[in-house]
Context: one part of a larger RNA
Molecule: small-subunit ribosomal RNA, central domain
Organism: uncultured bacterium
RNA sequence: CUGGGCGUAAAGCGCGCGCAGGCGGGCUUGAAAGUCAGAUGUGAAAGCCUAUGGCUCAACCAUAGAACUGCAUUUGAAACUUCAAGUCUAGAGUGUGGGAGAGGAAGAUGGAAUUAGUUGUGUAGGGGUAAAAUCCGUAGAGAUAACUAGGAAUACCAAAAGCGAAGGCGAUCUUCUGGAACACUACUGACGCUGAGGCGCGAAGGCGUGGGGAGCAAACAGGAUUAGAUACCCUGGUAGUCCACGCAGUAAACGAUGAAUGUUAGUCGUUGGGGAGCUCGUCUCUUCAGUGAUGCAGCUAACGCAUUAAACAUUCCGCCUGGGGAGUACGGUCGCAAGAUUAAAACUC
Numbered sequence: 001c002u003g004g005g006c007g008u009a010a011a012g013c014g015c016g017c018g019c020a021g022g023c024g025g026g027c028u029u030g031a032a033a034g035u036c037a038g039a040u041g042u043g044a045a046a047g048c049c050u051a052u053g054g055c056u057c058a059a060c061c062a063u064a065g066a067a068c069u070g071c072a073u074u075u076g077a078a079a080c081u082u083c084a085a086g087u088c089u090a091g092a093g094u095g096u097g098g099g100a101g102a103g104g105a106a107g108a109u110g111g112a113a114u115u116a117g118u119u120g121u122g123u124a125g126g127g128g129u130a131a132a133a134u135c136c137g138u139a140g141a142g143a144u145a146a147c148u149a150g151g152a153a154u155a156c157c158a159a160a161a162g163c164g165a166a167g168g169c170g171a172u173c174u175u176c177u178g179g180a181a182c183a184c185u186a187c188u189g190a191c192g193c194u195g196a197g198g199c200g201c202g203a204a205g206g207c208g209u210g211g212g213g214a215g216c217a218a219a220c221a222g223g224a225u226u227a228g229a230u231a232c233c234c235u236g237g238u239a240g241u242c243c244a245c246g247c248a249g250u251a252a253a254c255g256a257u258g259a260a261u262g263u264u265a266g267u268c269g270u271u272g273g274g275g276a277g278c279u280c281g282u283c284u285c286u287u288c289a290g291u292g293a294u295g296c297a298g299c300u301a302a303c304g305c306a307u308u309a310a311a312c313a314u315u316c317c318g319c320c321u322g323g324g325g326a327g328u329a330c331g332g333u334c335g336c337a338a339g340a341u342u343a344a345a346a347c348u349c
Stems, first nucleotide, its partner, number of pairs: 004320003007303002012317001014201004021194003025088007033081002035077008049065006091191001092188003095184003103177007110154001115149007125136002162169002206247006215241002220236004258316006266294012278281001298305002322349003331342004
C1' cells in the first nucleotide's frame, strides 16, 4: 500500500449551500501527455539464480550465462483516459400554463376556555384525596348572571393526509416571499454529481438587555404517606414558558439507514397533476411525482429489508478497529457564563 465494514454488534457529520479537489452523457476530427509495441544506449563490480569447473566433499572460490522488472533517446499504434476544435439532446437549467400545500416573514382580526376584578341574587360551606390535611369562606366564599381586564393556546375540520433540507409547521384574513410536482416541448447546449476546509440554518433547556406574565410550573414552602421520604399524592409558588434583539449550537437532532445516478416480480390503499374511454358515474383504465401496507428474486448472523432496498452496480464525502479509563485530562479554537468542539496516555480486565 492492498484487503473488511458502518439499520439493531464499534461506525453516516443534525441539516443545507458551496471554493479547492475527485468523478463525469452521445457523435466527429486532430494531437499523442497517460497507455501499448519495436529498436538503441545505459542499468559498475560483487551478491541472488542457472550451468560447468577447482580445493578429497561442503562452506568457499573460479568461469560463462541469465537477470537487473528501471531510466533516457528514438520509431510507430490510436481503442480507452486526457488535451484541442466542432457538433448533438437523453443529464442539467430556462420559458409558458393551470392547479395543490399547517413552507417562511410581517400586520390585522375572531370565538371558546382558564384566571383576576366590579356589581346583583343567595347562604354555609367550598376545595382536595385511596383517605385526609395544609388551603379558601359569615370581613359573605363556592354556585349563578352581567360587565371589565389581560395573557397564552388555537376544539371540530384532522387523516397511515399535506408542506419543508433538517430543526420543524395547525383559528381567520391581507401583504411580501421560497421550493417542489404535473402538462406543453419553445430555448440554452454537459452548464453535471459529490464535496476536505469554509459559510449558513438548527427542538427543548440555558444566558444577556428590555418588555410581558392568564394558565402551567424546575427551585422553594407547607400538608400527607413512610421506619425515613430531601420523592411519588395534595395546597401554594419563583425563575421559566410568551414578545423584541443578541448569544448559545446541543438531542434517542432516529428511518438509530450520507448524497447522487442507473438496473431489477407483483398486489392493495392514499395525496397532487395529466391523458383516454364509455353504459357521464364522487365510474373504469392509464401515466408522472410523492406517501403507506403486504410480498417474490436477491441480501442479511438473525431480526428483517425488499422499485421509498438493507438487492445488483458506479462516483464522491464522513466515520469504525476489544471493554473500562473517556468523549475524560492537557493544549488549541469558540463562548458573558454554563459549556461546546478537537482529543490522548498511564493503568487495568